[in-house]
RNA sequence: GACCAGAUAGCUCAAUUGGUAGAGCAUCCGUUUAUAGUUCGGAGGGUCCCGGGUUCGAGUCCCGGUCUGGCCG
Numbered sequence: 001g002a003c004c005a006g007a008u009a010g011c012u013c014a015a016u017u018g019g020u021a022g023a024g025c026a027u028c029c030g031u032u033u034a035u036a037g038u039u040c041g042g043a044g045g046g047u048c049c050c051g052g053g054u055u056c057g058a059g060u061c062c063c064g065g066u067c068u069g070g071c072c073g
């Protein structure tokens, strides 16, 4: 330098044909327990990597860029 994949909650990851973004773990509260833990219930937590475009509407489609991984030279 060429090609491919990825970037979404603190972490690991989902999101169907474009239609108001979710799970597990963690944190916090309650329940339970002599206490911790465990069990069960609940809550908080998001500029969907950045910038533009298309669209009534974009995490999703298009263009450019950054970073990470793989691969070829």
Base pairs, nucleotide, nucleotide: 001072003070004069005068006067007066010025011024012023013022019056027043028042029041030040049065050064051063052062053061

Source information: This is a predicted structure of a 73-nucleotide RNA (transfer RNA) from Mizuhopecten yessoensis. The coordinates come from a structure-prediction model, not an experiment, and the mean pLDDT is 81. It matches the Rfam family "tRNA". Rfam classes the family as a transfer RNA.